Predicted 3D model of a 155-nucleotide RNA (glmS glucosamine-6-phosphate activated ribozyme aptamer) from a Bacillota bacterium. It matches the Rfam family "glmS glucosamine-6-phosphate activated ribozyme aptamer". Rfam links the family to the GO terms catalytic activity and regulation of gene expression. It is annotated as a riboswitch. Rfam's curators write: This entry contains a glucosamine-6-phosphate activated ribozyme that is found in the mRNA for GlmS. GlmS is an enzyme that uses fructose-6-phosphate and glutamine to generate glucosamine-6-phosphate. The sequence was found by an Rfam model in a public genome assembly. Model confidence (mean pLDDT): 79 of 100.

[in-house]
Formats: sequence, C1' cells, structure tokens
RNA sequence: ACAACACACAAAGCGCCAGAACUUUCCUUGCCUAGGGAAGUUGACGAGGAAGUGGUUGAUCGAACAUUCGGCGGGUGCCACUCGGAUGCCAUAUCCGUGAAGAAGGUACAAAUCCCGAAGGUGACUUCGGAGACAAAAACCUUCUAAUGGCUUGG
Repeated sequence: ACAACACACAAAGCGCCAGAACUUUCCUUGCCUAGGGAAGUUGACGAGGAAGUGGUUGAUCGAACAUUCGGCGGGUGCCACUCGGAUGCCAUAUCCGUGAAGAAGGUACAAAUCCCGAAGGUGACUUCGGAGACAAAAACCUUCUAAUGGCUUGG
C1' cells in the first nucleotide's frame, strides 16, 4: 500500500425491548378453553426546539378510534458559570440567545387517525402511493408595560 473479515458511527419526539398485548407452530388435556416450548409482531401522530462548558431528569405544544400501556437509553429543556443581545449609556440589575424583553388581543401553519389503492408476509403486521380535513405553543401583527444602582443630555 492492497485485499478480506470483524467492530464502531449513522437517528434526536429519537432509538431500544426483559413486562404486557397480539400472531404462527409444536407439546399436554377427548374437543372448546387453558398451560407450556420455539420463532415472530406491536410498542408516540405531527408542530416546535441547539452560543460554549459543566451539572441535572417525568424536558415544550397540541392531534387521536387512546397498548400513544409499562420499562430502558439518549435528548435541542432546566440550573450554574462564561460569551453575546436588548433596556438613552454603563452594570455585578432585569429579560433573553444571534430572528437574542414581558403581558393582553388578533391572524396563519401539521401529521397520524378516517376514505381509496399498491407491494411484502401463512399470520400478527410492515412499507408505500392517492384524496380530503382538523390543532396548540413558538414565530408574525397590534396595543400596553418595562423596575434597580450609577452616568450623561435636555427642560
């Protein structure tokens, strides 16, 4: 350097499966049922969310016929500090995170489900296409509010 094999990485409302539910098959019971073995299936629908380091764990919002049960891991949440932004200026003050205040009101935006169909599987079920509909929060628009200490300018 080349080749082969193995392992790791890949994802971030994301991944996984020992409980549970369900399927196929075998065994036991004459059958049903029930129990056990083996091999499998399911296990969150989108919107939104990342300055850096460390810590932490039930980390935002709604949709749904609700196993979307239960659990494990991770995680853009939260906290501290650093950096950065706004507040006339400065800040150890307040609120935030590069689209960088808060409150109230207003406007707009989804996918699954459902319906029609295709492919794969003995099956539970999986993958995909078509049609149509419906959110909330952040964002956006309007209005109001914006304290504290120091400084500056004007009256």